[in-house]
About this RNA: A computed fold for a 112-nucleotide RNA from Jeotgalibacillus soli, annotated as SAM riboswitch aptamer (S box leader). Its Rfam family is "SAM riboswitch aptamer (S box leader)". Rfam links the family to the GO term regulation of gene expression. The coordinates come from a structure-prediction model, not an experiment, and the mean pLDDT is 81. The model forms 97% of the base pairs in the Rfam consensus. The organism belongs to Jeotgalibacillus, within Bacteria. The sequence is in RNAcentral, with records from Rfam and Ribocentre.
RNA sequence: UUCUUAUCAAGAGUGGUGGAGGGAAUGGCCCUAUGAAGCCCGGCAGCCGCUGACGUUUGUCAGAAAGGUGCUACAUCCAGCGGGAGCUUGUUUGUUUCCUGAGAGAUAAGAU
Numbered sequence: 001u002u003c004u005u006a007u008c009a010a011g012a013g014u015g016g017u018g019g020a021g022g023g024a025a026u027g028g029c030c031c032u033a034u035g036a037a038g039c040c041c042g043g044c045a046g047c048c049g050c051u052g053a054c055g056u057u058u059g060u061c062a063g064a065a066a067g068g069u070g071c072u073a074c075a076u077c078c079a080g081c082g083g084g085a086g087c088u089u090g091u092u093u094g095u096u097u098c099c100u101g102a103g104a105g106a107u108a109a110g111a112u
Stems, first nucleotide, its partner, number of pairs: 002111007013041001015040003021031003026079003042072003047068002050063005076104001081101006087094001
């Protein structure tokens, strides 16, 4: 880098440092000098790994958080491509509402 699998509406700071950006990209809509990103500390969660029980189909359940990560505004902030239902319209339709699948993305684990 690419592929596979799982998860993505819960949870987490009135701290220090820093000094203008940030929420992936596009379009929206937002956050930000009442202090952005980054870094440190704190915290949350519990994917891998660990411990115990049961199983042996290699898994299920429970636990701890000293290891490897992750996360810590907004649903992955929302939308885009498709399907369904509603509303609207005489019909077509739509700066419209809801549900749902895909795509894209993020994280973990494995493979490459």